Description: A computed fold for a 112-nucleotide RNA from an Actinomycetota bacterium, annotated as Glycine riboswitch aptamer. Its Rfam family is "Glycine riboswitch aptamer". Rfam's curators write: This family represents the bacterial glycine riboswitch. Glycine riboswitches usually consist of two metabolite-binding aptamers domains with similar structures in tandem. The aptamers cooperatively bind glycine to regulate the expression of downstream genes. In Bacillus subtilis, this riboswitch is found upstream of the gcvT operon which controls glycine degradation.

RNA sequence: ACGAGGGCUGCGGGAGAGAGCCGUGGGGAAAGCGGCCGCCGAAGGUGAAAGGUCCGCGACAGCGAUAGCUGCGCGGGGCGAAUCUCUCAGGCAAAAGGACCGCAGCCGGAGG
Numbered sequence: 001a002c003g004a005g006g007g008c009u010g011c012g013g014g015a016g017a018g019a020g021c022c023g024u025g026g027g028g029a030a031a032g033c034g035g036c037c038g039c040c041g042a043a044g045g046u047g048a049a050a051g052g053u054c055c056g057c058g059a060c061a062g063c064g065a066u067a068g069c070u071g072c073g074c075g076g077g078g079c080g081a082a083u084c085u086c087u088c089a090g091g092c093a094a095a096a097g098g099a100c101c102g103c104a105g106c107c108g109g110a111g112g
Base pairs, nucleotide, nucleotide: 006107007106008105009104010103011102012101013100018037020036021035022034023033024032038092039091040090044088045086047084051079053077054076055075056074057073058072060071061070062069063068
């Protein structure tokens, strides 16, 4: 299921921050290469709160049959979102890219 959420494609919108300095290169200029400093967060990636989950423990509570189950408390493990955080990656004229948003088409098939 009159097809959610999600994904892909096309179109439109879409922020921030040095066209930094030095060396090398070369006749010169440039590309390229090496080094140094400043800065940005919205590709990607890192970190984690509530929470729930698992394990252990217990002079606790309830049930029960001294087994045990449930709850509660303590300790520990892993899970755990974002435009938050870090700045690894990326970026700091324009262009490109760009999280995210809108529209259209398609895929897909049950949760959001």